[in-house]
């Protein structure tokens, strides 16, 4: 850069001490202990392995492609407050609010 994916799901103890929720605006979380690091635990998306099916190839080992799986397997990467906390852009809609509908951007993870 390209592609999926996101109202699901999962935390304690230690050291430590004051931030944190990416950015802006809100609105939250937090000395009953933020953030980090260690330990152990834990979710189950993505891969990857398993399995099953078709094509391809064929001596053979296979390769693509589709399904199905975590009650077949936690091995890679990720995750364990709140919808990706919520919004940001446009329309309804008109100065502003507000509220409601859609789509995007942005960022996150993960494949390539």
């Nucleotide at each position: 850069c390209u592609c999926a994916u996101a109202g699901a799901g999962a935390g304690u103890g230690a050291c430590u001490g004051a931030g944190g929720g990416a950015c802006u605006g809100g609105c939250c979380c937090u000395u009953u202990g933020a953030a980090g690091u260690c330990a152990c635990g834990g979710c189950a998306a993505c891969c990857g392995g398993u399995c099953g099916a078709a094509a391809c190839a064929g001596c053979g080992c296979g390769u693509u492609u589709c399904g199905a799986u975590g009650u077949c397997c936690a091995g890679g990467u990720g995750c364990c407050a709140a919808a990706u906390c919520c919004a940001g852009c446009u329309g309804g809609u008109a100065u502003g609010a507000u509220c409601c509908a859609g789509a995007a951007a942005a960022g996150a993870u993960g494949a390539g």
RNAcentral holds the sequence, with entries from MGnify. This is a predicted structure of a 112-nucleotide RNA (SAM riboswitch aptamer (S box leader)) from a marine eukaryotic metagenome. The coordinates come from a structure-prediction model, not an experiment, and the mean pLDDT is 75.